[in-house]
């Protein structure tokens, strides 16, 4: 460095209102990949959405953290208190159903 294979996202349980809500309200629960002192909230990427007629590719849009402590070093650890989560469906959804038996950041392996 080429080819190929496999893998590659978690979470609504209890109560309330209601004709009807896993969607509203109270409590609860979840956290992709690479980097870096171990990260959902730092830097970057993927997923999602829009446009370029389509594939590819390109361009664009798009989420959230503070305080204290330890330490040479942490916005990553420990303690505390917060916050965020595409599109379509449906009583308004991070957790249900659907596109998706999909795609993919990337990880591991085989082989030349």
């Nucleotide at each position: 460095u080429g080819u190929c294979u496999u893998c590659a996202g978690g979470g609504c349980g209890g109560g309330g209102u209601g004709a009807g809500a896993u969607u509203c309200c109270c409590c609860a629960c979840u956290g992709g990949c690479g980097g870096u002192a171990u990260a959902g909230u730092c830097c970057g990427c993927g997923a999602g959405c829009g446009c370029c007629g389509c594939u590819c590719g390109g361009c664009g849009c798009a989420g959230a953290a503070c305080c204290g402590g330890u330490g040479u070093g942490a916005c990553u650890c420990c303690g505390g208190u917060a916050c965020c989560a595409a599109c379509g469906g449906u009583a308004a959804a991070g957790u249900c159903c659907g596109g998706a038996u999909g795609a993919a950041a990337g990880a591991a392996g085989a082989u030349g």